[in-house]
Context: one part of a larger RNA
Formats: sequence, C1' cells, structure tokens
RNA sequence: CUGGGCGUAAAGAGUUGCGUAGGCGGCAUAGCAAGUAGGGCGUGAAAGAGUGGGGCUCAACCCUAUAAACAUGUCCUAAACUGCUAAGCUAGAAUCUAGAAGAGGUCACUGGAAUUCCUUGUGUAGGAGUGAAAUCCGUAGAUAUAAGGAGGAACACCGAUGGCGUAGGCAGGCGACUGGUCUAGUAUUGACGCUAAGGCACGAAAGCGUGGGUAGCAAACGGGAUUAGAUACCCCGGUAGUCCACGCCGUAAACUAUGGAUGCUAGCUGUUAGAAGUAUCGACCCUUCUAGUAGCGAAGCUAACGCGUUAAGCAUCCCGCCUGUGGAGUACGGUCGCAAGACUAAAACAU
Repeated sequence: CUGGGCGUAAAGAGUUGCGUAGGCGGCAUAGCAAGUAGGGCGUGAAAGAGUGGGGCUCAACCCUAUAAACAUGUCCUAAACUGCUAAGCUAGAAUCUAGAAGAGGUCACUGGAAUUCCUUGUGUAGGAGUGAAAUCCGUAGAUAUAAGGAGGAACACCGAUGGCGUAGGCAGGCGACUGGUCUAGUAUUGACGCUAAGGCACGAAAGCGUGGGUAGCAAACGGGAUUAGAUACCCCGGUAGUCCACGCCGUAAACUAUGGAUGCUAGCUGUUAGAAGUAUCGACCCUUCUAGUAGCGAAGCUAACGCGUUAAGCAUCCCGCCUGUGGAGUACGGUCGCAAGACUAAAACAU
C1' cells in the first nucleotide's frame, strides 16, 4: 500500500461555530487534449527470472533462441468519462418578500413565596434531632405566634414523552439590543457547494488570580453518636466554595457511549410550529404537505441486544480514530498554564 473495523467488544476528537490548505463535487453546449484509450518509433547493458531447443550418463550447472507485460521519452489518432477554457441553465446553495413559534444570547430594571438574621408585642418551658440518643439552642425568655425591617440566593403552579440553541447549555416578569430556525411565494444570483489536516472561537462542574458579596447549602475542620475500629454512612456546628465583575483553566458517563453532508428504501400512532384544502358567518373538527420531537414496527442490517425515513438499512464524498492485556494515557522531550495540571506520547519488562 492492499485489507478489516469504530452504539454496548479496541476505536467518532466536547462542539466544529468561523473556516485555510487539501480531497470530492449538479444539468447541458462548443473547444483543448493534461489525465485516459489505441497505435508507430527509441530506450530500459550483461548476468538473473519466464518459455522453447541443446550440452555435461541425470540433476544442479552451462550454452543458445525468444515472447509477453510493464516503465519512460517522442509522434499520430480518439474525445465517452475526469480536468481546463468559453458561453449558458436551475433541481443544490444563497438572497429577497410575507408570515410564525421559541427557558437562543447580552445588558438593565423589577415581583412574590420561602429560609436566615435583627427590632418590638403576646406567651412559657421546652425546642431541635434520631433507629435510639447525645453534642446543640433555651428562664439573660427559646420553640410557637403577630407586626415591622435587612440581606442574599433560587424562581412553586403553568411544565409536558413540550420548546430553543452548534455543543456546553437555557425557566419569575418586563424592556433595550441581538443570533439562528421554520412555513409560503417561485421574485433575484447562477454551482457561489460538501468536508475539513493545521488555525481561530466557544466550551458543565470543580479549581486558580484580583476585587466585591455571603441568606441557605456545604468539601476541609471541630464536636456527638454508631462500631472491634469508623480518618465513613446518621446528628449538631462550620470555613473555602456556591453568587457578581474581570481574567485564567480546557477537562466530564462533554452520552444518542452512534462524526458531517447528500440521495434512495413499507407503514401505523402521538405531539410541537406552520401552510394549503374542506367545512363554517368565522373558527373548532377533518384531509394533505413541510420542518422538528417521541412510541411501535415491513424489508434490510446486527455476534446478540437491538437499530429500523431522526438507521446501526442501501450507496457516494470528506475528516477523525482503532489494531491483545498489563506497564500507561504513564516516563522522557516539547507546547500551553500563576498553579493544579492539560495536550502530544513511548519503551523495557510481564503475560
């Protein structure tokens, strides 16, 4: 190189959002002839290998003749396919117009319930907690209850197998700014496309830096229990942290454990957003279509489980990744980081 694979056996990178190089690329006309195909000529020393014939008694060995294929250079021919050039098309893609839904994002303002704390009133001996207790709080008046106040964080019901977002993720209300999607129209451009090594950007939680904030919860830590012990599970406390701003980190069972794009291949049932038709005074209902999101299933696939128009089916294009287990996602080196560490990534050896 060929080959086999990647839901669960090793293997889809967190998302690839923007996209470079590269690879691949719709319909159709004319030309060129680089790839491609055929032919001519030249070259590819000898030995060796292949085939025919021959010589050593055979064989190894040796001698002789020679084909085909391939490579390369050049010339001629062909023009289907790929490519290139020119001029086109509209089914891909993008734009426009009219609508639609949405926890999509950023910033500001704001609301009520609840927890905690503070003040005051009422009130008196318990409260809290557990399997049972104790630590703990309380006669310096707790718990309970009523009124007022402070402050932080999270948003009950609606709420859903629901919606939006590239992924991470997103939920009280309102406003400003802003991204994307879907439907209808066949109005505009006319292949402008797909993928994407590197690169840039984003990226839960935890963690880090600086400055704030701190109600509740709560690593660490202290105490009480349990226990043979109990560096735990249970209980009482409680600091980082959780929150905000800015800057780092760059990892997760970052999961649909399923890369992206395009086309094709039975259906049935829900649900979300639209459109058209039917119906109607107008809607609801009903039918069809498009885009999503779920359940079940034909064919097919699969080792099985299962997947099944949202494929793990049938194909094409591009990228990433895997090659027994342990050693090891480690050492060394390098890059990045304030650090924690991340990324890249072996071998000996054992089996």